[in-house]
RNA sequence: AGUAGAGUAGAUGCUGCGCGUCAAGUGCUGCGGGAUGGGAUGUCGCCCGCAGACGAAGGGGUCGCCUGCCAGGGCCUCCGCGAUGCGGCAUCGCGUUCGCUACG
Numbered sequence: 001a002g003u004a005g006a007g008u009a010g011a012u013g014c015u016g017c018g019c020g021u022c023a024a025g026u027g028c029u030g031c032g033g034g035a036u037g038g039g040a041u042g043u044c045g046c047c048c049g050c051a052g053a054c055g056a057a058g059g060g061g062u063c064g065c066c067u068g069c070c071a072g073g074g075c076c077u078c079c080g081c082g083a084u085g086c087g088g089c090a091u092c093g094c095g096u097u098c099g100c101u102a103c104g
Base pairs, nucleotide, nucleotide: 002103003102004101005100010092011091012090013089014088015087016086017085018084019082020081021080028052029051030050031049032048033047034046038098039097040096041095042094058079059078060077061076064075065074066073067072
């Protein structure tokens, strides 16, 4: 030289703690920007900003607290719901080139 392999951004599942349910968030479209195996380069993918359109699932408990003349409302709590946020674990996870590991 050659052959094989590891590792990114991140994705999915489970789980813990939150947030929303008084609609933020998520998802979609357009424009701009950014980060992406150890180096370089790059984008199907990821993130951010701006603009736009769209748009949701609530129900129970009443020991206690607040408010109220009552009805009721708020806190709290339980079961749900949301393409909901973050953490942990598991699995998966770079095109080209150089590098790294192993073989020979």
Molecule: THF (Tetrahydrofolate) riboswitch aptamer